[in-house]
């Protein structure tokens, strides 16, 4: 340099096919339970869906560019 992939809650990840209200587990906080702790149960908060632009009535989802991360190739004859 080229190629394809990934980027969504504090962490690990779904959801994107086929555009129409953003989810789970863990963690955190509060409560229940207990003599107390743990475990268990319940509730609550937590998101510019990497950034910018385009298409559309409407975009996390489609298109383009860029950024970051990890990877492959740039080989042999």
């Nucleotide at each position: 340099g080229c190629g394809a992939a990934u980027a969504u809650a504090g962490c690990u990840c779904a959801g994107u096919a086929g555009g129409g209200u953003a989810g789970a587990g863990c963690a955190a906080u509060c409560g229940a339970c207990u003599g107390a702790u743990a475990a268990u149960c319940g509730a609550u908060g937590g998101g510019u869906c990497g950034u910018g632009g385009g298409u559309u009535c409407g975009a996390u989802u489609c298109c383009c560019a860029c950024u970051a991360u990890a990877c492959g190739c740039c080989c042999c004859a």
A computed fold for a 77-nucleotide RNA from an uncultured Ectothiorhodospiraceae bacterium, annotated as transfer RNA. It matches the Rfam family "tRNA". Its family is annotated with triplet codon-amino acid adaptor activity in the Gene Ontology. Rfam's curators write: Transfer RNA (tRNA) molecules are approximately 80 nucleotides in length.